The part of an RNA shown here (small-subunit ribosomal RNA, 5' domain) has 489 nucleotides and comes from an uncultured bacterium. Rfam family: Bacterial small subunit ribosomal RNA. Its family is annotated with ribosome and structural constituent of ribosome in the Gene Ontology.
Context: one part of a larger RNA
RNA sequence: ACGCUGGCGGCGUGUCUUAGACAUGUAAGUCGAACGGGCCUGUAGCAAUACAGGCUAGUGGCGAACGGGUGAGUAAUACAAAAGUAAUCUACCUCGGAGUGGGGUAUAAUCCCGCGAAAGCGGGACUAAUUCCCCAUAUUCUCCUAGACGUCGGUUUUAUGAGGAAAGGCUUCGGUCGCUCUGAGAUGAGCUUUUGGCCCAUCAGCUUGUUGGUGAGGUAACGGCCCACCAAGGCGAUGACGGGUAGGGGGUGUGAGAGCAUGUCCCCCCACAUGGGAACUGCGACACGGUCCCAACUCCUACGGGAGGCAGCAGUCUAGAAAUUUGCGCAAUGGGCGAAAGCCUGACGCAGCGACGCCGCGUGAGGGAUGGAGUCCUUCGGGAUGUAAACCUCUGUUGAGGGGGACGAUUAUGACGGUACCCCUCGAGGAAGCCUCGGCUAACUCCGUGCCAGCAGCCGCGGUAAUACGGAGGAGGCAAGCGUUGUCC
Numbered sequence: 001a002c003g004c005u006g007g008c009g010g011c012g013u014g015u016c017u018u019a020g021a022c023a024u025g026u027a028a029g030u031c032g033a034a035c036g037g038g039c040c041u042g043u044a045g046c047a048a049u050a051c052a053g054g055c056u057a058g059u060g061g062c063g064a065a066c067g068g069g070u071g072a073g074u075a076a077u078a079c080a081a082a083a084g085u086a087a088u089c090u091a092c093c094u095c096g097g098a099g100u101g102g103g104g105u106a107u108a109a110u111c112c113c114g115c116g117a118a119a120g121c122g123g124g125a126c127u128a129a130u131u132c133c134c135c136a137u138a139u140u141c142u143c144c145u146a147g148a149c150g151u152c153g154g155u156u157u158u159a160u161g162a163g164g165a166a167a168g169g170c171u172u173c174g175g176u177c178g179c180u181c182u183g184a185g186a187u188g189a190g191c192u193u194u195u196g197g198c199c200c201a202u203c204a205g206c207u208u209g210u211u212g213g214u215g216a217g218g219u220a221a222c223g224g225c226c227c228a229c230c231a232a233g234g235c236g237a238u239g240a241c242g243g244g245u246a247g248g249g250g251g252u253g254u255g256a257g258a259g260c261a262u263g264u265c266c267c268c269c270c271a272c273a274u275g276g277g278a279a280c281u282g283c284g285a286c287a288c289g290g291u292c293c294c295a296a297c298u299c300c301u302a303c304g305g306g307a308g309g310c311a312g313c314a315g316u317c318u319a320g321a322a323a324u325u326u327g328c329g330c331a332a333u334g335g336g337c338g339a340a341a342g343c344c345u346g347a348c349g350c351a352g353c354g355a356c357g358c359c360g361c362g363u364g365a366g367g368g369a370u371g372g373a374g375u376c377c378u379u380c381g382g383g384a385u386g387u388a389a390a391c392c393u394c395u396g397u398u399g400a401g402g403g404g405g406a407c408g409a410u411u412a413u414g415a416c417g418g419u420a421c422c423c424c425u426c427g428a429g430g431a432a433g434c435c436u437c438g439g440c441u442a443a444c445u446c447c448g449u450g451c452c453a454g455c456a457g458c459c460g461c462g463g464u465a466a467u468a469c470g471g472a473g474g475a476g477g478c479a480a481g482c483g484u485u486g487u488c489c
Base pairs, nucleotide, nucleotide: 001484002483003482004481007361008360009359010358011357012356013354014353015319020317021316022315024314025313026312029062030061031060034059035058037056038055039054040053041052042051043050044049069272070271071270079196080195081194082193083192084191085190088189089188093185094184095183096182097181098180099179100178101135102134103133104132110125111124112123113122114121115120141163142162143161145159146158147156148155149154168177169176170175198244199243200242205235206234207233210232211231212230213229214228215227217225247269248268249267250266251262252261253260254259274295275294276293277292278291297308298307299306300305325351327350328349329348333347334345335344336343337342364394365393366392367391374385375384376383377382398430399426400425401424402423403422404421408416433478434477435476436475437474438459439458440457444473445472446471447470448469454461455460
């Protein structure tokens, strides 16, 4: 997975095929205590307007690199174990030191004009900031020169010179949240080394940025990483190169172990996001729900041009032997933003469906005949089903009806849920099947069939008395499952 059957609960688990295509909804926002506007409401006022509160498109900040999915590619730029980094970076967070002075002009929103079917775009004018730029200052930081120690750029000292910062908001005026430079920590990451783990030799030679050097460039950083020049090297039967297969590990299955097989759920790492390529922003990406280009496909179009990417959660079609709801909630845990209130969160917590798996429970208990009826067998005497039933006495797991009703949450806040659980009432009522019975292998007779129909894992059964086929009675095994098939040990 399939066939037959099917009462309940708990905990798990659920596209192994098409990394095939996707309708629809939703999965990443937040901050008005950074900023200028707009709208609404209220108060005062005749009004202009002022103040307060709320909402918000835009500028700005942080997040969007996490979380979630998948396993295509990858046999090594991966993974695992152990090291190195004197060759490195690290937003937010923690601890320490020092600062936060002065000035400037842009731009969106807005208004006006225009183009376009749309997506959207262009021009002019105005304006703010924690946006951008300039000057000053520099404990310290970077660089140059010089010295000492040292394992290359490390540590340290002195001196001269050169270069480099900042932003404010709220306030009860106490403060608080920020901002800048710097030392250290923590966390995360980059790079390097050694060792280890598949098959094929019907793959034996491979290589020209190739191997090394010098110099320059580039990077956070070492390096042919890239470039110019020079040398001719480098790898290989201890299997290079090529081909096939494959994400790796913790683990998992099996086994007394050694081993063999495997990598589903969960955790760590890697890779990918329609196929391919590229950079931008940023502490961090070469970025699943960002941008640009090429390609295939789908959709819209006024034919000029545009839009899209479920290997997020549900769901649809296709494929297939085969796998779920277009559910509820942010109550908890965790994450993002925010001073907070809070907002967002298909992460997550739950519920639904599937005997898909494991575990537990039930389908009644006690009594009841030398033994009803029925059925089957029979040597026709009887035997079996069988204490089984009936009948009597009970029980209430479960179930049904009624009532109460949580823990999970701290002052508050509960999706789950009127759930779990507890109490009362009712009444054996609603709850057993599947496979097998020749030997291996536990379990036997009758009828039908007649080498037919059929069975079968192996040996083999069946041609007129078949314990082997089909049915019946009986028996054996397991049991809400039982058999078959596939696969691993």